The RNA shown here (transfer RNA) has 73 nucleotides and comes from a Candidatus Adlerbacteria bacterium.

[in-house]
RNA sequence: GCGCGGUUAGCUCAGUUGGUAGAGCAUCCCCUUGACGUGGGGAGGGUCACAGGUUCGAGUCCUGUAUCGCGCA
Numbered sequence: 001g002c003g004c005g006g007u008u009a010g011c012u013c014a015g016u017u018g019g020u021a022g023a024g025c026a027u028c029c030c031c032u033u034g035a036c037g038u039g040g041g042g043a044g045g046g047u048c049a050c051a052g053g054u055u056c057g058a059g060u061c062c063u064g065u066a067u068c069g070c071g072c073a
Base pairs, nucleotide, nucleotide: 001072002071003070004069005068006067007066010025011024012023013022019056027043028042029041030040031039049065050064051063052062053061
């Protein structure tokens, strides 16, 4: 330099044919306990890496950039 894949909550990851973004763990609150785990219920937390484009509508499609991984040279 070229090709392929990844980037979504604090962490690990889903997300269907383009139609208002979710799970587990973690955090906080309540119940349970003498207390702390455990267990049950609930809440908060998101510029979907960044910018532009297409569209009535983009996490999803297109282009560029950044970064990580793998491969080729």
Annotation
Its Rfam family is "tRNA". Gene Ontology term of the family: triplet codon-amino acid adaptor activity.